This is a predicted structure of a 73-nucleotide RNA (transfer RNA) from Leptidea sinapis. Lineage of the source: Eukaryota > Metazoa > Endopterygota > Lepidoptera > Leptidea. It matches the Rfam family "tRNA". Rfam's curators write: Transfer RNA (tRNA) molecules are approximately 80 nucleotides in length. Rfam classes the family as a transfer RNA.
RNA sequence: GAACAGUUAGCUCAGUUGGCAGAGCACUGGCACGGAAUGCCAGAAGUCGUGGGUUAGAGUCCCGUAUCGUUCA
Numbered sequence: 001g002a003a004c005a006g007u008u009a010g011c012u013c014a015g016u017u018g019g020c021a022g023a024g025c026a027c028u029g030g031c032a033c034g035g036a037a038u039g040c041c042a043g044a045a046g047u048c049g050u051g052g053g054u055u056a057g058a059g060u061c062c063c064g065u066a067u068c069g070u071u072c073a
Stems, first nucleotide, its partner, number of pairs: 001072004006067002010025004027043006049065005
């Protein structure tokens, strides 16, 4: 220098054909228990890496860019 793949909640990851952003764990509150573990119920937590574009509508499509990884030179 080139190609490919990743970036979404605190962590690990889904997200279909462009149509309300989700799960598990963790966290907070309540209930059960003498207490803890544990179980049940409820809740909070996201500018979807970032800047633009297309579209009536973008996590998803297009362009640039940042960062991490793999391969090639």